[in-house]
RNA sequence: AAACGAUAAUGGCAAACCUGCUGAAAAGCUGGGGCACAAAGCUUAAGGGUCUAAGGUUCGCAGGUGCGGGCUAGGAUAGCCUGGCUGCCGAA
Numbered sequence: 001a002a003a004c005g006a007u008a009a010u011g012g013c014a015a016a017c018c019u020g021c022u023g024a025a026a027a028g029c030u031g032g033g034g035c036a037c038a039a040a041g042c043u044u045a046a047g048g049g050u051c052u053a054a055g056g057u058u059c060g061c062a063g064g065u066g067c068g069g070g071c072u073a074g075g076a077u078a079g080c081c082u083g084g085c086u087g088c089c090g091a092a
Base pairs, nucleotide, nucleotide: 004090005089012037017032018031020029021028022027035079041085042084043083046082047081048080049077050076051075055072056071057070058069059068060067061066
């Protein structure tokens, strides 16, 4: 230095659920909580995947402007996978 990762040390982070706020929703944020995580740190989300569908579009019904269905990401997810960048500790 690379690889590796322990019933080690020091710290970190925080799933479900509950509270409040934002949002059309997915979801995000605050406080509580603690399932887990050796990158569960970062990424104008790069390659895939997944979720949502306000708006757009289209179809059906209606025919005082509506209701319902399909498609669609400029929305969301880094705690879905891969890639990229950075980093603590040191038993085997």
Molecule: c-di-GMP-I riboswitch aptamer
Organism: Syntrophomonadaceae bacterium